[in-house]
């Protein structure tokens, strides 16, 4: 230098182009309890970035960034 793959809440993970983006964990609040780290209920939090296609993009296309691999 060329090619391929990956990037989604603080961490991990799902989602056939279509309804409020799923679940686990963490965190916060409440309940339960003699107490609590257990249990129960509720809440907060994410599509790497910039464009394009489309009525509609996490999904398809292009570029950039980061990481991994292969070739030279």
């Nucleotide at each position: 230098g060329g090619c391929u793959c990956a990037u989604u809440g603080g961490g991990g993970u799902a989602a056939u182009g279509g309804c409020u983006a799923u679940c686990c964990u963490u965190c916060c609040c409440g309940g339960c309890u003699g107490u609590c780290u257990c249990c129960c209920g509720g809440g907060a939090g994410a599509u790497a970035c910039g464009g394009g296609u489309u009525c509609a993009a996490u999904u398809c296309c292009c570029g950039u960034a980061u990481g991994a691999g292969c070739c030279g």